About this RNA:
Predicted 3D model of a 68-nucleotide RNA (transfer RNA) from a marine eukaryotic metagenome. Its Rfam family is "tRNA". By type it is a transfer RNA.
[in-house]
RNA sequence: CCUUAGCUCAGUCAGGUAGAGCACCAGCCUUUUAAGCUGUGGGUCGUGGGUUCGAUUCCCACAGGGCC
Numbered sequence: 001c002c003u004u005a006g007c008u009c010a011g012u013c014a015g016g017u018a019g020a021g022c023a024c025c026a027g028c029c030u031u032u033u034a035a036g037c038u039g040u041g042g043g044u045c046g047u048g049g050g051u052u053c054g055a056u057u058c059c060c061a062c063a064g065g066g067c068c
Stems, first nucleotide, its partner, number of pairs: 001065003006022004016053001025039004046062005
């Protein structure tokens, strides 16, 4: 310094219903596959606690990972 969807990552500074791409699945297209197009689903935001009407966001501790 980082930890957010299966993977790669935004969002956090300035608290107010959690997102993108890829992948997976379904449909269309195609003789079939691939490619292309359309759509659905998928998240206790690392764990525990604190502050607050309200925490992914602020504070503390811990765990894992990276760099010096």
Record summary
Model confidence (mean pLDDT): 80 of 100.